[in-house]
RNA sequence: GCCUUCUUGGUGCCAUAGGUAGCACAUCAGUCUCAGAAUCUGAAGGUCCUGAGCUUGAACCUCUGAGAAGGCA
Numbered sequence: 001g002c003c004u005u006c007u008u009g010g011u012g013c014c015a016u017a018g019g020u021a022g023c024a025c026a027u028c029a030g031u032c033u034c035a036g037a038a039u040c041u042g043a044a045g046g047u048c049c050u051g052a053g054c055u056u057g058a059a060c061c062u063c064u065g066a067g068a069a070g071g072c073a
Stems, first nucleotide, its partner, number of pairs: 001072007010025004027043004049065001051063003
């Protein structure tokens, strides 16, 4: 220098064909207990790496940029 893949709550990950994002753990509150842990119930927390485009509609498709990993030279 070129090619490929990836980037989603605090952490780890789903989301096959485009229809306003879920799971587990963690956190908080309640339940329970003499008290705590565990259990059970509930809640909060992400405008999906950046910007633009296509579209009635984009996490998803296209392009640019940033970062990470791998491969070739």
Source information:
A computed fold for a 73-nucleotide RNA from Cebus imitator, annotated as transfer RNA. NCBI's taxonomy places the organism under Eukaryota, Vertebrata, Tetrapoda, Cebidae, Cebus. The coordinates come from a structure-prediction model, not an experiment, and the mean pLDDT is 83. Rfam family: tRNA. By type it is a transfer RNA. About the family: Transfer RNA (tRNA) molecules are approximately 80 nucleotides in length. Rfam links the family to the GO term triplet codon-amino acid adaptor activity.